[in-house]
RNA sequence: GCUCUCAUAGCUCAAUGGAUCGAGUACCACGUUGCGGACGUGAGGAUGAUGGUUCGAUUCCAUCUGAGAGCA
Numbered sequence: 001g002c003u004c005u006c007a008u009a010g011c012u013c014a015a016u017g018g019a020u021c022g023a024g025u026a027c028c029a030c031g032u033u034g035c036g037g038a039c040g041u042g043a044g045g046a047u048g049a050u051g052g053u054u055c056g057a058u059u060c061c062a063u064c065u066g067a068g069a070g071c072a
Stems, first nucleotide, its partner, number of pairs: 001071007010025004018055001028042004048064005
């Protein structure tokens, strides 16, 4: 330099162009407990950035940013 892949919650992962973007774990509150842990209930928390296509975009397209792989 060229090609390809990936980017969603603090972390690890889901989501056929259409339902309130879900789950595990963590954190917080409450219950339980002599205190804690475990357990139960509940709450908060996310689509890398900017544009485009579409009635509707996590999903499709372009560029950029970052990470990884291959070739040279």